[in-house]
RNA sequence: AGAGUUUGAUCCUAGCUCAGGAUGAAUGCUGGCGGCGUGCCUAAGGCAUGCAAGUCGAACGGUUUAUAUUUAAGCUUGCUUGAAUAUAAUUAGUGGCAAACGGGUGAGUAACGCGUAGGAAUCCACCCCUCUGGAGGGGGAUAGCCCGCCGAAAGGCGGAGUAAUCCCGCAUGGUCCCGAAAGGGUAAAGUCGAAAGACGCCGAGGGAGGAGCCUGCGUCCUAUCAGCUUGUUGGUAAGGUAAUGGCUUACCAAGGCUAUGACGGGUAGCUGGACUGAGAGGUCGGCCAGCCACAAUGGGACUGCGACACGGCCCAUACACCUACGGGUGGCAGCAACCGGGAAUCUUCCGCAAUGGACGAAAGUCUGACGGAGCGACGCCGCGUGGAGGAUGACAGCCUUCGGGUUGUAAACUCCUUUCAGCCCCUCAUACGAGGAGCAAAAGAAGCACCUGCUAACUACGUGCCAGAAGCCUCGGUAAUACGUAGGGUGCAAGCGUUAUCCGGAAUUACUGGGCGUAAAGCGUUUCGUAGGCGGAUGUUUAAGUCAUUAGUGAAAUCCUGUGGCUCAACCACAGCAUUGCUGGUGAAACUGGAUGUCUUGAAUCUCACAGGGGAGACUGGAACUGUUGGUGUAGCAGUGAAAUGCGUUGAUAUCAACAGGAACACCAAAGGCGAAGGCAGGUCUCUGGGUGAGAAUUGACGCUGAGGAACGACAGCUAGGGGAGCGAAAGGGAUUAGAGACCCCUGUAGUCCUAGCCGUAAACGAUGCCUGCUAGAUGGACGGUCUUUUGAUUGUCUGUCGUAAGCUAACGCGUUAAGCAGGCCGCCUGGGGAGUACGGCCGCAAGGCUAAAACUCAAAGGAAUUGACGGGGGAGCGCACAACCAGUGGAGCGUGUGGUUUAAUUCGAUACAAAGCGAAAAACCUUACCUAGGUUUGACAUGCUAGCGUCCUAUUUCCUGGAAACAGGAGAAAUUCGUAAGAAGGCUAGCAAAGCUGCUGCAUGGCUGUCGUCAGCUCGUGCCGUGGGGUGUCGGCUUCAGUGCCGUAACGAGCGCAACCCCUGCUUUGUGUUAAAUAUACACAAAGAACUGCCCCGCGCAGAGCGGGGAGGAAGGAGGGGACGACGUCAAGUCAGCAUGGCGCUUAUGCCUAGGGCUACACACACCCUACAAUGGGACGGACAAUGGGUUGCCAAACCGCGAGGUGGAGCUAAUCCCAUCAAACCGUUCCUCAGUUGGGAUUGCAGGCUGCAAUUCGCCUGCAUGAACCCGGAAUUGGUAGUAAUCGCGGAUCAGAAGGCCGCGGUGAAUACGUUCUCGCUCCUUGUACACACCGCCCGUCAAGCCAGCAAAGUUGUUAGUACCCGAAACCUCACUUAUGUGGGACUAAGGUGAGAACAGCGAUGAGGACUAAGUCGUAACAAGGUAUCCCUACUGGAAGGUGGGGAUG
Repeated sequence: AGAGUUUGAUCCUAGCUCAGGAUGAAUGCUGGCGGCGUGCCUAAGGCAUGCAAGUCGAACGGUUUAUAUUUAAGCUUGCUUGAAUAUAAUUAGUGGCAAACGGGUGAGUAACGCGUAGGAAUCCACCCCUCUGGAGGGGGAUAGCCCGCCGAAAGGCGGAGUAAUCCCGCAUGGUCCCGAAAGGGUAAAGUCGAAAGACGCCGAGGGAGGAGCCUGCGUCCUAUCAGCUUGUUGGUAAGGUAAUGGCUUACCAAGGCUAUGACGGGUAGCUGGACUGAGAGGUCGGCCAGCCACAAUGGGACUGCGACACGGCCCAUACACCUACGGGUGGCAGCAACCGGGAAUCUUCCGCAAUGGACGAAAGUCUGACGGAGCGACGCCGCGUGGAGGAUGACAGCCUUCGGGUUGUAAACUCCUUUCAGCCCCUCAUACGAGGAGCAAAAGAAGCACCUGCUAACUACGUGCCAGAAGCCUCGGUAAUACGUAGGGUGCAAGCGUUAUCCGGAAUUACUGGGCGUAAAGCGUUUCGUAGGCGGAUGUUUAAGUCAUUAGUGAAAUCCUGUGGCUCAACCACAGCAUUGCUGGUGAAACUGGAUGUCUUGAAUCUCACAGGGGAGACUGGAACUGUUGGUGUAGCAGUGAAAUGCGUUGAUAUCAACAGGAACACCAAAGGCGAAGGCAGGUCUCUGGGUGAGAAUUGACGCUGAGGAACGACAGCUAGGGGAGCGAAAGGGAUUAGAGACCCCUGUAGUCCUAGCCGUAAACGAUGCCUGCUAGAUGGACGGUCUUUUGAUUGUCUGUCGUAAGCUAACGCGUUAAGCAGGCCGCCUGGGGAGUACGGCCGCAAGGCUAAAACUCAAAGGAAUUGACGGGGGAGCGCACAACCAGUGGAGCGUGUGGUUUAAUUCGAUACAAAGCGAAAAACCUUACCUAGGUUUGACAUGCUAGCGUCCUAUUUCCUGGAAACAGGAGAAAUUCGUAAGAAGGCUAGCAAAGCUGCUGCAUGGCUGUCGUCAGCUCGUGCCGUGGGGUGUCGGCUUCAGUGCCGUAACGAGCGCAACCCCUGCUUUGUGUUAAAUAUACACAAAGAACUGCCCCGCGCAGAGCGGGGAGGAAGGAGGGGACGACGUCAAGUCAGCAUGGCGCUUAUGCCUAGGGCUACACACACCCUACAAUGGGACGGACAAUGGGUUGCCAAACCGCGAGGUGGAGCUAAUCCCAUCAAACCGUUCCUCAGUUGGGAUUGCAGGCUGCAAUUCGCCUGCAUGAACCCGGAAUUGGUAGUAAUCGCGGAUCAGAAGGCCGCGGUGAAUACGUUCUCGCUCCUUGUACACACCGCCCGUCAAGCCAGCAAAGUUGUUAGUACCCGAAACCUCACUUAUGUGGGACUAAGGUGAGAACAGCGAUGAGGACUAAGUCGUAACAAGGUAUCCCUACUGGAAGGUGGGGAUG
């Protein structure tokens, strides 16, 4: 000091989250020692038991005990008992002092309670210090004790009698008290001691110290608490107090407080300080210290120096205990302990040795204050769990590319040491403890969290959107460094993590130190204006602010600095600083303020002019419209995308005339004018506000802003009364549509208009508050002035545009009309949603407005700009894309493929273009993957190891039996190579490794392929621009098939694509060649050449690139024709069934073998062919012309047989030689048919045959004869083709035993049309909008249905709090009366209690309305593109819902 997270990416805004520190903590795992601290934060809930405040016998009378002395009595003559005295001890009572301290707690309290600084009414005063004076002489009561009585007890009553430092007079007295004075009043106590003396007693003064009271300032949240107050504010008098005072009472006056927040509500003890922070601040107030308050709850006084009293009293209440039921007793928020509550907080310990306190003359007693120990890792600090060496890098674990790596010098092993814990001894201390020396042995002592990023640290296995993780972003759907485990690693360490809370980071409440055009945020306006804040020039003065200096205070502790003490540290001690504050004194006078002068520049007034839809009222005008009346006139009018509803023969529309009515004011008119804003428009008159210019006469700072407040405030809406032509929410009808509560059309009511009143809101916008000053310009408009004469120059005000210098901004943009640079004042904002909502209050007739939350929920929401993609946006261009033309498909029959259905199986895949005569260049068996049945298990196939077998035995093969075969069983025959041999190779059997799988995943993959698309695009380097994403280049103009080229240009170049290079074809030349021979041609092969807008003319263009027309030459002319060749990428496109391959699955089966069946099914639907429907034809006869290819398991000639398919036959050919193959058909010629379901068409079926093949039934092809179906040119729709193309005609080949109408090739004949780019489809480029980026097959809104959550309202119900009115009213103080010497009774006041009506707050609540959330529900399609009716704002009506419509407004 920052980091993560909104996006495809970027910058900004903004929230959320993390890393740090802290804690009176809690919790999980773990735990060796010591020191110092610390420990009920919750129930101020209740408390058994013990202790926590006593002491003084030197105040007093006594009691008890002991000893001694004296004495008396008794007698068992040394004992007992009694008395007195003395000494020592003891202590119930009286008396004195203490108990008001110390200790606890934080309930209450928002207050003079606390903090700080002061003050007077000179208030009081025990103990202490000091000073001064005094203590004379009398009297009285009472407890104890004794006697009697009551009571369970606690306790009490009566009688007799006693002492004092107990109580009361008398005397005396002062610098005491009262009083102006005179005068009056008022005190005492002794004890101890032989004494000296000591301790006390009384009066007065002073001090230290400690209380009480008063005052200034400071001290939390809330205005959804705005008014509060009657002893209230003041005065007089009296009372009361230690003392001032409404502290109390009577009377008088009507005051007092409040926006600088009264009153009310909530919360809270305050402070020194603690934590955090750079600081300013923020949060906290446990321990320690100061103050306050409280002592079960409430009230009250007594005693006393001091209390309204924690371990005192009285009363009431609640609770608890005892009880003989009559009555009593109690108060741990003292120390321990217990119950309870809670996430949670200790011992019923030791001691007064130290420090301190009470009492005492003292010894001393008491002291749960305190000193210590115990428990708890609760915190801080320190120490240890060993140190040195030790490689074959051991074993083992984990990983592995199988080589190794790692744990790892780590261990083992060797040597050394003993802090701490343990044991023993000694010294000091003696409550606790401290110190020293010694013994033994590495011995007794390591865990926790984390390892995707932030954030240091990675692999394996398991799991498979499951289980789980998670602080945030997120991880997990079969290769998870994110889950669980292991190995390894990282961090900290007797602790480590988690949770909670506070500060920080957060400049995220911004004083230091933020913002408001579009992100949240300028009030609709301010001509009005209160409080408040701020304020021109220049004198004098003052000294409040300010500054300087000085003094007091700011307790100690803490923090900081230094030094010192515990071995160090924590901790402690000492010294210093600091304590940023408050107060007093002295001084300064620049600035601000106050007082008092002067000034004119701010502001205002005045005079003269000027412009204007500024406002209000009255009067008035024409055009248009609608209606009414009358005339003319006839069948339509109106309306739309097209229609219909509607109007019209009872005469519309059209047209003429007259009349009536209401509303709005064409042209002028404009980027124009006026007004604070809303807003303002025919004309005339009246009244009236503001502005500007010129003059410089007047006043002399009179100013600016403006919380509250007042006024104004479009449209819609409301009330009352008018008015009502047109328009027109609602409503009705017609259309459109799947629907149409809409858009369109026909009607049409409120309303729109006027008068009077209300409402108070708008995208009330420049989304930009008002005022003042400063900071380059250019160019318009409106209204004035001056100069010169004018189209001008200059000056003032207002209003626009551009866009720049500077500057600002996240960018867009702003830029003298600032969003720049400054000053003054006001308003407003602090993540999105919930919500401008609920509740409360105020306003309103209502609609509603103003003010304005929370729970809950999300990790975003948002602004600007970028690149894409998309648009029922725009522009330019291309393509058999459309158009033009030709031939088809879709209708029929048949063939093939697919879907569907069926089936034991109809194997699998492909399945928008880009699947469907596709994989398959060929399913009768095989293929074959499917089904049924039978069989088999190291297997049909490969490799290795182990064991065994073997020349009469096995492999192989023959035969027999069963069988459909595979196979099973049985019988027989016969044998290899090398080596001398052993044996080896090879083979078999058994077993083990392993084989095998067309089983799954093409969404784990390689490879290959399709498609956009043979479309012209896709990028890079350097430079430049931009904060950045990115842009530029690649854009613009022209051009091209082309990002092809030329020109321009902050770009200059380059790469992959295009083109070319390659192949075929067309022409020429040369060479070579033969299959009977030769020549020419042809043919074949090979090489070379040729074409480049190269040449000429004209036109276009920019002079260029190029385009167009024509010509020469040429076989070919503008890429000659065709092919191969497919950029960056897209589609998780296709293929695990071609092959390869990760992972998973099967292993007597999902492998392998065999037979049969199936892939060929058939109501139907689709795709692609074939054949046709005929005369441009069909049949018959005759005649002519090709090319590509194939052939030895083959092509097969001649000849013969058969109507034919074919058969016999066998020549030739391993092919420019022979064969298929007469090489062909369309074509040409002749003839028949004559427009018909035919001599068209050939499906279907029957019979008879042929061929292939183990086999032709399921299920092949062909021939002959016979049969002779649909079909007469095909709906919506749709395909191909731009030239040797379409159309038409036949031929060949692959596959193949056989089996093309498919596929791949070949040649023959051989057209028509293209005006053109409006439209359809696809593509390219530029531009524009965007809420899309999985990119329009996108995004997204609302109702309804389901689940869940929190809040709101709600009949009511329950509780809490503070008051109020009335009733009742304890104790005590005060007072009155009566009694008497102490009580009784009354009064006033009052705690608690009761009753009543309300208030505030909280809990629950049937039900209701809305909200948030929830992978795959329903209905629509509102918004984002012109989102298909531009969207949005306010308002009104209306509709299942988004929404629609009307009126006014905004452009976002």